[in-house]
RNA sequence: GUUGCAUUCUGGCAAACUGUCCGAAAGGGCAGGACGCAAAGUUAGGGGACUAAAGCGGCAACGCCGUCAUGUCAGCCCGGCCGCCGGA
Numbered sequence: 001g002u003u004g005c006a007u008u009c010u011g012g013c014a015a016a017c018u019g020u021c022c023g024a025a026a027g028g029g030c031a032g033g034a035c036g037c038a039a040a041g042u043u044a045g046g047g048g049a050c051u052a053a054a055g056c057g058g059c060a061a062c063g064c065c066g067u068c069a070u071g072u073c074a075g076c077c078c079g080g081c082c083g084c085c086g087g088a
Base pairs, nucleotide, nucleotide: 002088003087005086012037013036017032018031019030020029021028022027035075041081042080043079045078046077047076048073049072050071055067056066057065058064059063
């Protein structure tokens, strides 16, 4: 330098759930907690999923229903960027 690929060691992350805060919601922050993860690091570019506040439309109208991403998910997949130890 190439390859994400044997084992071990040392470390890392943290699902559900609980508390609290933010948010219309999806979801997120922090603390606890570990189902799992060798990129469960990062990035909404492509696909996909979730939500539907504002807007628009409808109605039997102070509300409800429908629609819509500009909101969310990187622990759904692909791609981009970056990377520790060890192996070959």